This is a predicted structure of a 350-nucleotide part of an RNA (small-subunit ribosomal RNA, central domain) from an uncultured bacterium.

Context: one part of a larger RNA
RNA sequence: UUGGGCGUAAAGAGUUCGUAGGCGGCAAAAUAAGUCUGGUGUUAAAUCUCGGAGCUCAACUCCGAACAGGCACUGGAUACUAUUUAGCUAGAGUACAGAAGAGGCAAGGGGAAUUCCUAGUGUAGCGGUGAAAUGCGUAGAUAUUAGGAGGAACACCAGUGGCGUAAGCGCCUUGCUGGGCUGUUACUGACGCUGAGGAACGAAAGCCAGGGGAGCAAAUGGGAUUAGAUACCCCAGUAGUCCUGGCUGUAAACGAUGGAUACUAGGUGUUGCGGGUAUCGAUCCCUGCAGUGCCGUAGCAAACGCGUUAAGUAUCCCGCCUGGGGAGUACGCACGCAAGUGUGAAACUC
Numbered sequence: 001u002u003g004g005g006c007g008u009a010a011a012g013a014g015u016u017c018g019u020a021g022g023c024g025g026c027a028a029a030a031u032a033a034g035u036c037u038g039g040u041g042u043u044a045a046a047u048c049u050c051g052g053a054g055c056u057c058a059a060c061u062c063c064g065a066a067c068a069g070g071c072a073c074u075g076g077a078u079a080c081u082a083u084u085u086a087g088c089u090a091g092a093g094u095a096c097a098g099a100a101g102a103g104g105c106a107a108g109g110g111g112a113a114u115u116c117c118u119a120g121u122g123u124a125g126c127g128g129u130g131a132a133a134u135g136c137g138u139a140g141a142u143a144u145u146a147g148g149a150g151g152a153a154c155a156c157c158a159g160u161g162g163c164g165u166a167a168g169c170g171c172c173u174u175g176c177u178g179g180g181c182u183g184u185u186a187c188u189g190a191c192g193c194u195g196a197g198g199a200a201c202g203a204a205a206g207c208c209a210g211g212g213g214a215g216c217a218a219a220u221g222g223g224a225u226u227a228g229a230u231a232c233c234c235c236a237g238u239a240g241u242c243c244u245g246g247c248u249g250u251a252a253a254c255g256a257u258g259g260a261u262a263c264u265a266g267g268u269g270u271u272g273c274g275g276g277u278a279u280c281g282a283u284c285c286c287u288g289c290a291g292u293g294c295c296g297u298a299g300c301a302a303a304c305g306c307g308u309u310a311a312g313u314a315u316c317c318c319g320c321c322u323g324g325g326g327a328g329u330a331c332g333c334a335c336g337c338a339a340g341u342g343u344g345a346a347a348c349u350c
Stems, first nucleotide, its partner, number of pairs: 003322004007304002012318001014201004021194003025088002028085004033081002035077009049065006091191001092188004096183003103177007110154001115149007125136002162169002206247006215241002220236004258317006266295011278283001299306002323350003332343004
């Protein structure tokens, strides 16, 4: 390289949108570019292959035939691909009518709890641990009652429940706003799928500027433990955690499983919407679509397991892997305020 692969052995980009490109539904006509086929020319000779011949044979030499395939020109074929024209509605989308939802953004409001402050009651302890001590307390703590301040998070409901592309989203109300789902007709008429580059979003930590700071808590200090204890335990405690604006762009960003479409036994839960039957009704039973779980057939798989939410059977497109270490390092480039991130080797060694 031909290949073979990517849940766990190396390997699915964190996610989405989308440019080029690749691929693309049903049926008709035209063209004939790809495709198929005939002819002509050319592809020097030598060589190779085959049939002969000559040096005693062979190597070698000579004669003849053949020469795939390519390219150009030209005649034809039209199933498929392509292009064009005029259509279709099963893909895709729009309108209409519904119901669900922690989807997003902004504003306002609420109660429980912790801490602190003020005042009252009250007196010697409190706190903490395996046991202690550091610590707090007669300048009146802890406990308890009343009032106040401030910040952060929203118990129960809560559920292999819901929503979102992923990251993620949970007190209440209002405003603005996105998406999916169901139902029935109507409309557009392939408008689709994927997507190199590119763009946007992207937990936590971290960075810059300005606020804020209750609790928690890297660093740090102290007390213990211990041979030591730069830890585990305890008492304190600063960044940070919160808000606004900007940056960073990474995670076991996981279902360790890229996206789309079609097909392939069932059983049992649950969420949303619809239809049917029975019922006064809650509801039960049957059933369709869309999600979300468990079990399981065929099949797949090294096994574990997966199994209509596939890791089954197929097609299309993208990304990625190719022994371990060296190494996600060096160098270069790009981005970044920095931290660093992206891209990403080799020598050498086993």

The RNAcentral record of the full RNA draws on Greengenes.